[in-house]
RNA sequence: GGGCCCGUAGCUCACUUGGUAGAGCACUUGUCUGGCAGACAAGAGGCAGCCGGUUCGAUCCCGGCCGGGUCCA
Numbered sequence: 001g002g003g004c005c006c007g008u009a010g011c012u013c014a015c016u017u018g019g020u021a022g023a024g025c026a027c028u029u030g031u032c033u034g035g036c037a038g039a040c041a042a043g044a045g046g047c048a049g050c051c052g053g054u055u056c057g058a059u060c061c062c063g064g065c066c067g068g069g070u071c072c073a
Base pairs, nucleotide, nucleotide: 001072002071003070004069005068006067007066010025011024012023013022019056027043028042029041030040031039032038049065050064051063052062053061
């Protein structure tokens, strides 16, 4: 320098024939317990790396950039 893959809630990851986003763990509250742990119930938490484009509408399509991984040189 070039090819490919990835970048979604604190962490690990789903969701991609475009129609406004979820799980597990963690966290908060309540109940059970003398308390802890644990179980159960409820809840908060992201608008999807950044910019631009296409579209009535994009996390999901296209382009550029940034970061990470991998292969080649």
Record summary
A computed fold for a 73-nucleotide RNA from an Actinomycetota bacterium, annotated as transfer RNA. Its Rfam family is "tRNA". Rfam classes the family as a transfer RNA. Gene Ontology term of the family: triplet codon-amino acid adaptor activity. The RNAcentral record of the sequence draws on ENA. NCBI's taxonomy places the organism under Bacteria, Bacillati, Actinomycetota.